[in-house]
RNA sequence: GGGCUCGUGGUCUAACGGUAUGACGUCGCAUUGGCUUGCUUAGCACAAAAAUGCGGAGACUCCGGGUUCAAAUCCCGGCGAGUCCA
Repeated sequence: GGGCUCGUGGUCUAACGGUAUGACGUCGCAUUGGCUUGCUUAGCACAAAAAUGCGGAGACUCCGGGUUCAAAUCCCGGCGAGUCCA
C1' cells in the first nucleotide's frame, strides 16, 4: 500500500429499512438473614455480609455526507480495531 471482517449503555450482546433487545454490572425497595452496636441487661432495639424477589437509571448505534416517507441496517468518504496478502 491492497483485500476481507468489524465498530450499538460501564462490559458483552440482539435487532427483514418501521418504538434500539437481553445478560452482567450499578442504584433503590422488600423478604430471608443476623456480623455489629446500645440499654433501665436476657430480652428488646440497632443492623453488616450474603441469598432471593420486584423496580429504576443508563446507548439515539465511531464521525461526516447521500438515498428514502422512514437508516444501527443500504451507498460514498473518513477514523479506529482485527485478520490476510505484498

Description:
A computed fold for an 86-nucleotide RNA from Candidatus Woesearchaeota archaeon CG10_big_fil_rev_8_21_14_0_10_44_13, annotated as transfer RNA. Its Rfam family is "tRNA". Rfam's curators write: Transfer RNA (tRNA) molecules are approximately 80 nucleotides in length. It is annotated as a transfer RNA. Gene Ontology term of the family: triplet codon-amino acid adaptor activity. Lineage of the source: Archaea > Nanobdellati > Candidatus Woesearchaeota. The coordinates come from a structure-prediction model, not an experiment, and the mean pLDDT is 85. The sequence was found in a public genome assembly.